[in-house]
RNA sequence: GACAAAGGCAACCCCGUCGCAAGAUGGGUGAGCGCAAAGCCACGGGCCUCUAAGAGGCAGCCGGGAUACCGAA
Numbered sequence: 001g002a003c004a005a006a007g008g009c010a011a012c013c014c015c016g017u018c019g020c021a022a023g024a025u026g027g028g029u030g031a032g033c034g035c036a037a038a039g040c041c042a043c044g045g046g047c048c049u050c051u052a053a054g055a056g057g058c059a060g061c062c063g064g065g066a067u068a069c070c071g072a073a
Stems, first nucleotide, its partner, number of pairs: 001070001008035002013028006033060001040065002043063003046058005
């Protein structure tokens, strides 16, 4: 990638756990935010947190990297 089909993820909300925090994670609801890599990697930029020195977080902010499912013309 085709208003195709199959299959998938899942914001918010609720409960639990971890963390100072940002945030992470398990479960519930299949969700009425949304996603064609919203699967993986902090490499560049960016944003966020802290005890301000370093450390940490976000891949659902953008770029980049390697990879994957379905599949007509």